[in-house]
Context: one part of a larger RNA
RNA sequence: GCCUACGAGUUAGUCCUUACUAGCGAGGUUAAUCCGUUCAGCGGAGCAGCCGAAGCGAAAGCGAGUCUGAAUAGGGCGCAUAGUUAGUAGGGCUAGACGCGAAACCUGAGUGAUCUACCCAUGAGCAGGAUGAAGGUGCCGUAACAGGUACUGGAGGUCCGAACUGGUGAACGUUGAAAAGUUCUCGGAUGACUUGUGGGUAGGGGUGAAAGGCUAAUCAAACUGGGAGAUAGCUCGUACUCCCCGAAAUGUUUUUUGGAACAGCCUCGAGUAAAAGUGUCAUAGAGGUAGAGCUACCAAUUGGGUGAGGGGGAGUCAAAUCCUACCGAGCUCAGAUGAACUCCGAAUACUAUAGACAUGUUUCUCGGGAGUGAGCCCUUGGGUGCUAAGGUCCGAGGGCGAGAGGGAAAGAACCCAGACCAUCAGCUAAGGUCUCCAAAUCUGAGUUAAGUUGAACAAACGAGGUUCAAUCGCAUAGACAGCUAGGAUGUUUGCUUGGAAGCAGCCAUUCAUUUAAAGAGUGCGUAACAGCUCACUAGUCGAGCGAUCGGGCGCGGAUGAUAAACGGGCAUCAAACUCAGUACCGAAGCUAUGGAUUUACAUCAAGAGAUGUAAGUGGUAGGGGAGCAUUCUAAUAGCGCAGAAGGUGAACUGUGAGGUUUGCUGGAGCGAUUAGAAAAGCCAAUGUAGGC
Numbered sequence: 001g002c003c004u005a006c007g008a009g010u011u012a013g014u015c016c017u018u019a020c021u022a023g024c025g026a027g028g029u030u031a032a033u034c035c036g037u038u039c040a041g042c043g044g045a046g047c048a049g050c051c052g053a054a055g056c057g058a059a060a061g062c063g064a065g066u067c068u069g070a071a072u073a074g075g076g077c078g079c080a081u082a083g084u085u086a087g088u089a090g091g092g093c094u095a096g097a098c099g100c101g102a103a104a105c106c107u108g109a110g111u112g113a114u115c116u117a118c119c120c121a122u123g124a125g126c127a128g129g130a131u132g133a134a135g136g137u138g139c140c141g142u143a144a145c146a147g148g149u150a151c152u153g154g155a156g157g158u159c160c161g162a163a164c165u166g167g168u169g170a171a172c173g174u175u176g177a178a179a180a181g182u183u184c185u186c187g188g189a190u191g192a193c194u195u196g197u198g199g200g201u202a203g204g205g206g207u208g209a210a211a212g213g214c215u216a217a218u219c220a221a222a223c224u225g226g227g228a229g230a231u232a233g234c235u236c237g238u239a240c241u242c243c244c245c246g247a248a249a250u251g252u253u254u255u256u257u258g259g260a261a262c263a264g265c266c267u268c269g270a271g272u273a274a275a276a277g278u279g280u281c282a283u284a285g286a287g288g289u290a291g292a293g294c295u296a297c298c299a300a301u302u303g304g305g306u307g308a309g310g311g312g313g314a315g316u317c318a319a320a321u322c323c324u325a326c327c328g329a330g331c332u333c334a335g336a337u338g339a340a341c342u343c344c345g346a347a348u349a350c351u352a353u354a355g356a357c358a359u360g361u362u363u364c365u366c367g368g369g370a371g372u373g374a375g376c377c378c379u380u381g382g383g384u385g386c387u388a389a390g391g392u393c394c395g396a397g398g399g400c401g402a403g404a405g406g407g408a409a410a411g412a413a414c415c416c417a418g419a420c421c422a423u424c425a426g427c428u429a430a431g432g433u434c435u436c437c438a439a440a441u442c443u444g445a446g447u448u449a450a451g452u453u454g455a456a457c458a459a460a461c462g463a464g465g466u467u468c469a470a471u472c473g474c475a476u477a478g479a480c481a482g483c484u485a486g487g488a489u490g491u492u493u494g495c496u497u498g499g500a501a502g503c504a505g506c507c508a509u510u511c512a513u514u515u516a517a518a519g520a521g522u523g524c525g526u527a528a529c530a531g532c533u534c535a536c537u538a539g540u541c542g543a544g545c546g547a548u549c550g551g552g553c554g555c556g557g558a559u560g561a562u563a564a565a566c567g568g569g570c571a572u573c574a575a576a577c578u579c580a581g582u583a584c585c586g587a588a589g590c591u592a593u594g595g596a597u598u599u600a601c602a603u604c605a606a607g608a609g610a611u612g613u614a615a616g617u618g619g620u621a622g623g624g625g626a627g628c629a630u631u632c633u634a635a636u637a638g639c640g641c642a643g644a645a646g647g648u649g650a651a652c653u654g655u656g657a658g659g660u661u662u663g664c665u666g667g668a669g670c671g672a673u674u675a676g677a678a679a680a681g682c683c684a685a686u687g688u689a690g691g692c
Stems, first nucleotide, its partner, number of pairs: 001692006011095003015092010027051003033045005055062002065077004098237002101234001105227004110223002117201009126191001128160003131156001135152006164188003169184004203219001205215003240627006250263005264372002266369006276362001277359005282353004291344001292342002298338002302334005309327002311324004375400010405416003420595004425591003431585003434569003440582001442581006453571002461556002465553004470548005482540005488513003494506002519534001523532002596617009628681001630678007638670002646665008
């Protein structure tokens, strides 16, 4: 991991409540007990008791009232009646209460020191080598000591190193050879050494050279029996089918925030009115949002003018007076703000109406049963944040949640659209129609040259990309561009300057002449001249040209990890983009045909039900309804060696759980109908046992 079997809402209670059925009914009911009998039972009798028929008050008490109160007021609770007994089912409560699961707690003169800690008693062990303490002896030495030297001696938690004991580092081992080892290496090795045997200390206790260590592979409180099915607001699991309806992730409170209670939203039953609900319209309301505005207030605010007053300076004995590129209320002109400003002010939304129309029970009340109380995304009005977040917190709408189908390559939420079943029928939606791929290489008019683009994406800024439009100007009396020629004279204007001659700088109404035209000079250039050039003019040429502003589509700006963000191929008068049009494709939408089922209504029927019409039939938590299968019991009628159950195939059949028939196998028991009772349905619980 698989297979087989087992495996979870049960049982009890003189309790409470509701629904249904039945009996009796202002009453209902009988427990014990007794009698009868066909005797686990049934029938009859049956006092008490219980529930109900009256309440109010703390009570005395009063009583359809009563309590409070001075009250005959007001107010509270009551009164105009329906109950009760039994059965069944659902729910609550008390019990282990759907099943499995803690870590823990308590208890017992409970079991343990054969492991290990420490202790007691009694034994045992430590190759070999090294070092050479005290002491001693001889000699030297001293007045005597001291001291020196040689030898002797053999001390030590001494040294090296086996046994023994330990466990330093590394490798291996890690479903091991081993639930702690092996190899190499390493510490101690006469000692606080190691070790045998026997004995002692016991669980809030022991023992501990102390690590919370050890106390039998178990230790921040051992193991074992019991309390015990401890408790678990937690996790996991919880077994057949079909039909109807169908949520919530909100509010308040909570030692409360992953739990609850009440309310909200769901479901089932009953009831009342057509007054209720919902939508549209009409009419009537209340309001200070969006917007707007501010010499309409409050607050904030830019520049100019004016400017009381103040500061500074001058002046004076003190003043007056004067000056001031300082400050400055107010007034005024122009501008510009506000969630906590408003002279103003919508749209929606909201409220009302025994209004109108539509809808057709959706509303409301009572009662049985819930679940939910982690929500999330999109659009939109805001707060917060950085006008960050797939952020966070509110309001409104939609969706997912609990929603399949088509589109968006793929995607919970986007777009389209709400799946009862069947069909090799039709029409459409979003979106598409070259090909992958169903349908236009469709029609007309433009744009783009960037593969821009082809279903997500970029700015400031830059540019004779291209196209469309507008305004102004020039142009056959010849524009614009090119080419040819001219571009002069007073004059090197004046000033300045070393020089300044069109061209360092300054001044000048920058003049005048000759001209077709030519600046006291546009740019190079020279030390200064020179030289080149431009403006301007003519000729040539022969048709549009120039300036400005704007719209469309493109270009650059543009840098990341596969060719790697057209889905791919691939596409350029498109298969790109813009505009207009026609046709087609396209879904579980709509239609058609047939069928199933639910509800309402109508008709028929004694009833069950049948037929017709209309409207429905996505669905998690959850509510309600109807069934299938398994085992056993009773009654009735049956099947079976001419082959039961079981196994394994096949056919038929029912919406389904399932059922029927039959082949082979098997070899002795087993269905059906109607009732009743449950050890009554498995894929999951790191489920339990066995097998492989």

A computed fold for a 692-nucleotide part of an RNA from a Bacteroidota bacterium, annotated as large-subunit ribosomal RNA, domain II. Model confidence (mean pLDDT): 82 of 100. The RNAcentral record of the full RNA draws on ENA.